[in-house]
Context: one part of a larger RNA
RNA sequence: GUCUGCGAGUUACUCUCUGUGGCAAGCUUAAGGUCUUUUGGACCGGAGGCGUAGCGAAAGCGAGUCCGAAUAGGGCGAUUAGUUGCAGGGGGUAGACCCGAAGCGGAGGUGACCUACCUAUGGCCAGGUUGAAGCGUGAGUAAAAUCACGUGGAGGACCGAACCGUUGUGUGUUGAAAAACGCUCGGAUGAGCUGUGGGUAGGAGUGAAAGGCUAAUCAAACCCCGUGAUAGCUGGUUCUCUCCGAAAUGCAUUUAGGUGCAGCGUCACGUGCUGAAGGACGGGGGUAGAGCACUGAAAGGGCUAGGGGGCAUACCCGCCUACCAACCCCUAUCAAACUCCGAAUACCGUCCGGUGGAGCGUGGCAGUGAGACAGUGGGGGAUAAGCUUCAUUGUCGAAAGGGAAACAGCCCAGAUCAGCAGCUAAGGUGCCUAAAGUACGCUAAGUGGAAAGGAGGUGGAGUCUCAUAGACAGUGAGGAUGUUGGCUUAGAAGCAGCCACCAUUUAAAAAAAGCGUAACAGCUUACUCAUCGAGAGACUCUGCGCCGAAAAUAAUUGGCGAUAAGCGUGCUACCGAAGCUCUGGAUGUCAUCCUUAUGGAUGGCGUGGUAGGAGAGCGUUCCCAGUGCGGCGAAGGGUGAUGGUGACUGACCCUGGAGCGCUGGGAAGUGAGUAUGCAGAC
Numbered sequence: 001g002u003c004u005g006c007g008a009g010u011u012a013c014u015c016u017c018u019g020u021g022g023c024a025a026g027c028u029u030a031a032g033g034u035c036u037u038u039u040g041g042a043c044c045g046g047a048g049g050c051g052u053a054g055c056g057a058a059a060g061c062g063a064g065u066c067c068g069a070a071u072a073g074g075g076c077g078a079u080u081a082g083u084u085g086c087a088g089g090g091g092g093u094a095g096a097c098c099c100g101a102a103g104c105g106g107a108g109g110u111g112a113c114c115u116a117c118c119u120a121u122g123g124c125c126a127g128g129u130u131g132a133a134g135c136g137u138g139a140g141u142a143a144a145a146u147c148a149c150g151u152g153g154a155g156g157a158c159c160g161a162a163c164c165g166u167u168g169u170g171u172g173u174u175g176a177a178a179a180a181c182g183c184u185c186g187g188a189u190g191a192g193c194u195g196u197g198g199g200u201a202g203g204a205g206u207g208a209a210a211g212g213c214u215a216a217u218c219a220a221a222c223c224c225c226g227u228g229a230u231a232g233c234u235g236g237u238u239c240u241c242u243c244c245g246a247a248a249u250g251c252a253u254u255u256a257g258g259u260g261c262a263g264c265g266u267c268a269c270g271u272g273c274u275g276a277a278g279g280a281c282g283g284g285g286g287u288a289g290a291g292c293a294c295u296g297a298a299a300g301g302g303c304u305a306g307g308g309g310g311c312a313u314a315c316c317c318g319c320c321u322a323c324c325a326a327c328c329c330c331u332a333u334c335a336a337a338c339u340c341c342g343a344a345u346a347c348c349g350u351c352c353g354g355u356g357g358a359g360c361g362u363g364g365c366a367g368u369g370a371g372a373c374a375g376u377g378g379g380g381g382a383u384a385a386g387c388u389u390c391a392u393u394g395u396c397g398a399a400a401g402g403g404a405a406a407c408a409g410c411c412c413a414g415a416u417c418a419g420c421a422g423c424u425a426a427g428g429u430g431c432c433u434a435a436a437g438u439a440c441g442c443u444a445a446g447u448g449g450a451a452a453g454g455a456g457g458u459g460g461a462g463u464c465u466c467a468u469a470g471a472c473a474g475u476g477a478g479g480a481u482g483u484u485g486g487c488u489u490a491g492a493a494g495c496a497g498c499c500a501c502c503a504u505u506u507a508a509a510a511a512a513a514g515c516g517u518a519a520c521a522g523c524u525u526a527c528u529c530a531u532c533g534a535g536a537g538a539c540u541c542u543g544c545g546c547c548g549a550a551a552a553u554a555a556u557u558g559g560c561g562a563u564a565a566g567c568g569u570g571c572u573a574c575c576g577a578a579g580c581u582c583u584g585g586a587u588g589u590c591a592u593c594c595u596u597a598u599g600g601a602u603g604g605c606g607u608g609g610u611a612g613g614a615g616a617g618c619g620u621u622c623c624c625a626g627u628g629c630g631g632c633g634a635a636g637g638g639u640g641a642u643g644g645u646g647a648c649u650g651a652c653c654c655u656g657g658a659g660c661g662c663u664g665g666g667a668a669g670u671g672a673g674u675a676u677g678c679a680g681a682c
Stems, first nucleotide, its partner, number of pairs: 001682006011094013026050003032044005054061002064076004097236002100233001104226003108223003116200009125190001127159003130155001134151006163187003168183004202218001204214003239617006249262005263368002265365007273356001278352006289341001290339002295335003299331004304325001306324002308321004371396010401412003416585004421581003427575003430560003436572007453547002457544010474531005480504003485499003510525001513524003586607009618671001620668010636655003643648001
């Protein structure tokens, strides 16, 4: 892991509600007892309980009573239905749906065969090295000291086996092993190692002290008991069909993943048009926008207080100001906490409307109280986030189907069942892939299928100017004179700079627009003529393109590919869903009709669904009653026709070899795939 079996809302008491019986202003017995056909029943038993009257703290009064001075007013009552069985939905007390802690307690117990320490008594330490004290001899000394040699054999001495340990590393890591193996390494006469017997224990022991060790267990061992501790936490919770169908919000909370009340669901009873949408009318508002009249912000100018600066000045008066700047004026602005104004919506009210799985009221039972994304209006953030927090709408949640290549939250659309029928939505109609054509334009970038910004890409619309009295571009020619204007300057001659910018000749020609020179010179330009011969130039708005454009698979508009199979506009078709229609069936509910145990027919409207509420059923075991089957073959096993929406039912046949069904009731150890469930098998 699989298979088979087992495995979770129970029982007692009590409260409450619903259904259904009995009796009823009453209802009912409890303990106990008697009888009996005895783990069953019948009958006694009125003690007690609930109800029949309330109000008040109470005395007390009483259809009233209490407060009160009150014959006032107000509070609670009165104008009647209960009670007792049975069944069911819930609450409470109990382990209370099941499994699950870490833990706490016990003057209950078991452990020192592991290990810590102590105790008694034994055992063990190859071999080699070093050579302390002492002693001897000699030297030496006055004697000592001292020195040398020898002897001697000390030491938590040295090297190194056994033995004890375990430094580093490799292997091992579902191991050979729940701590080992290989190599390496430390101690090895000592605070050494070790055998056997004995002792000390659970808030206790022991500890050369690490919270170490006390039997693979230690910041309090193990076993048993309290014990089914508690678990606002996690997991699991077993047959079917039908009807309806949520919430992820508010307030409060030692509260935030819990709970209470409300909101939203369901069921019953009551009420009876009151309800949502829509229409009409009437309201208040201070949002969007806008505005600057207030409060503030803020730009330029004018005017001009005040200040700064300069001039002048003995003082008093003054003058100027390209400085700062109030009030006021003009022009142009800004604001969530500004408003002289001011919508659309929304909201409130009245009337019409509306019979709806509407509203309202009372009661039973819930679940929810982690929400997610998208559009819109805001706050926070960085006008970041698949971010966060409100408001509002939608979808998902709890929604399948079609589209978006794939894709809970986007677009279309809400699946009762069947059909090899039809029409559509979103979206599509070259091929993959169901279905397409046409008309007029645009794009040349594979744009389509990335931004700010940049550009004689190209289409459309418009404004202005020039043009057969010849425009624009090109080409040829001219482009002069006073004059090198004056000043400045070393120089300044159109062209460093300053000032002026005239006049003449002309078809035209600047006191010069650019390059250039030290300064001149030189080259262009403006301007003019000729040549040429028809459009040219500047600008605005707009459609579609271009550049901007670097990443690791070739790596993408879904692919192929396409110049339409891209983009825009129009028209006409078609495809396309579980939408709608058609045909047939099932079922809920309402109405009508017929029947009437209560069912049938027709018609209308319905039948996605998690948590959850409500209803109707299937099957299992046992009991009672009735009725059947069975050695001419029961149950069980195999097969599974048939019937039923389904749980299920179940013929024939095979096996099996002795019990079993059906109908009506009753009672439950009543349904398995999940709990890292339990046991067994493989």
Molecule: large-subunit ribosomal RNA, domain II
Organism: Roseibacillus sp.